[in-house]
RNA sequence: AUGAAAAACCCGGGAGAGAUCUUCUUUUCAGCAGAAGGCGCCGAAGGUGAAACGUUAGGAAACUCUCAGGCAAAAGGACCGGGCUUGGACG
Numbered sequence: 001a002u003g004a005a006a007a008a009c010c011c012g013g014g015a016g017a018g019a020u021c022u023u024c025u026u027u028u029c030a031g032c033a034g035a036a037g038g039c040g041c042c043g044a045a046g047g048u049g050a051a052a053c054g055u056u057a058g059g060a061a062a063c064u065c066u067c068a069g070g071c072a073a074a075a076g077g078a079c080c081g082g083g084c085u086u087g088g089a090c091g
Stems, first nucleotide, its partner, number of pairs: 006086002009083005018039001020038006040071003046067001047065001049063001053058001
């Protein structure tokens, strides 16, 4: 002194599926919200599973399961783009 991979933080984009039913609480009333119970759904937080290969261990995903989470808005959201910091591959 060039500044790759990777990671933290910030910004932007970001899908799917009942604003479902019953009871209780709250509210002047209604709605929203919370708790419990029921039926129906979604998969892109997280998590489960294992094919080829190997025959010992192991073994991926946006596939799979729906445990968790979610089903108006808000929040969250894999992934993508950008910024900045660390980093130090390569030269």